[in-house]
RNA sequence: GAGUCGGCCGGGUGGCCGCGGUUCGGGGUGCGAGCCCCGGGUCGAGGAAAGUCGGGACUCCACAGGGCAGGGUGCUGGCGAGAGCCAGGUCGGGGCGACCUGACGGACCAGUGCAACAGAGAGCAGACCGCCGAUGGGCCGGGCGACCGGUCACAGGUGAGGGUGAAACGGUGCGGUAAGAGCGCACCAGCGUGCAGGGCGACCGGCACGGCUGGCAAACCCCACCCGGAGCAAGGCCAAGCAGAGGGGCGGACGGCCCGUCCACCAACCCUCGGGUAGGCCGCACAGAUGGAUGGCCACCGGUCGCAAGACCACAGAAUCCCGCUUACAGGCCGACUCAC
Numbered sequence: 001g002a003g004u005c006g007g008c009c010g011g012g013u014g015g016c017c018g019c020g021g022u023u024c025g026g027g028g029u030g031c032g033a034g035c036c037c038c039g040g041g042u043c044g045a046g047g048a049a050a051g052u053c054g055g056g057a058c059u060c061c062a063c064a065g066g067g068c069a070g071g072g073u074g075c076u077g078g079c080g081a082g083a084g085c086c087a088g089g090u091c092g093g094g095g096c097g098a099c100c101u102g103a104c105g106g107a108c109c110a111g112u113g114c115a116a117c118a119g120a121g122a123g124c125a126g127a128c129c130g131c132c133g134a135u136g137g138g139c140c141g142g143g144c145g146a147c148c149g150g151u152c153a154c155a156g157g158u159g160a161g162g163g164u165g166a167a168a169c170g171g172u173g174c175g176g177u178a179a180g181a182g183c184g185c186a187c188c189a190g191c192g193u194g195c196a197g198g199g200c201g202a203c204c205g206g207c208a209c210g211g212c213u214g215g216c217a218a219a220c221c222c223c224a225c226c227c228g229g230a231g232c233a234a235g236g237c238c239a240a241g242c243a244g245a246g247g248g249g250c251g252g253a254c255g256g257c258c259c260g261u262c263c264a265c266c267a268a269c270c271c272u273c274g275g276g277u278a279g280g281c282c283g284c285a286c287a288g289a290u291g292g293a294u295g296g297c298c299a300c301c302g303g304u305c306g307c308a309a310g311a312c313c314a315c316a317g318a319a320u321c322c323c324g325c326u327u328a329c330a331g332g333c334c335g336a337c338u339c340a341c
Base pairs, nucleotide, nucleotide: 001339002338003337004336005335006334007333008332009331011301012300013299014298015297016296017295019044020043021042022041023040024039025038026037027036028035029034046315050326051325053324054323055322056321057320058231059230060229061228070227071226072225073224074223075088076087077086078085079084089104090103091102092101093100094099105222106221111220112219113216114215128162129161130158131157132156135155136154137152138151139150140149141148142147170188171187172186173185174184175183189213190212191210192209193208194207195206197204198203235282236281237280238279244273245272246271247270248269251263252262253261254260302313303312304311305310
């Protein structure tokens, strides 16, 4: 000098004026609960208050228990109520590096399935070019004959080479063969099995053996675990006015009376009652409303821009609360580490 990671701050001090909550004092008003005014004290936005994404508290509704269906999550350990966080593992990607970043159960043992285009062939594969043509066949030559040699590329063999593709059934070499091929062998990579070792574990490194060798589960599916709905406009309490119900007002019939039943009146007015609208209170907080307070000015200081005068102060602003995730953010401080000189 350039960076990486982690943590923190995110204008400061003072004065004046103002706004909201609360408390104390005084005054006014009211029967009272209370309301209003004045003054003093005290408190009054954030790391994200944001997005409303994931959980929880709280509230109401539903719910015996079990199962099916449906949905979610998926490496390991620890913490946590949970979301998630921290540390680690494996496989990738980026950086010289500190470090950053993506994915994560099972695709041999439960099964079914999928792969556009291109290509001959895409899953117990495939013959377009190429190679071979041992074997069988045609033709030519030789031989008395059994047969031998040559030729054709007809049957057929071949996955080495070319070509297609995201992917063509491990890679390199030697042997082998008519030509080839894990067909055989050596080494390498992976997988599986066994044996011991390290780690709590995911897993790591080692030895031996087995020619065992493609992918996709954000396809169905299998395994393990989890899962009711709505949300503070939740919900609870009080409760005008209007409407409603019962009784009185106010009656008749059932032989008279009381009860009861039926019929009628059911006007004003009075009493009682349930639900409940407006409205109020609670829920509701050491900020806290229910149209929403948290502001403005001045001085000095600190920054940025500007020659100067001066202008400006990152992102942003609570609404039931808490934890987390994500996103936005001028500038600054601290610590550890890396690279270059």
Molecule: Bacterial RNase P class A
Organism: rhizosphere metagenome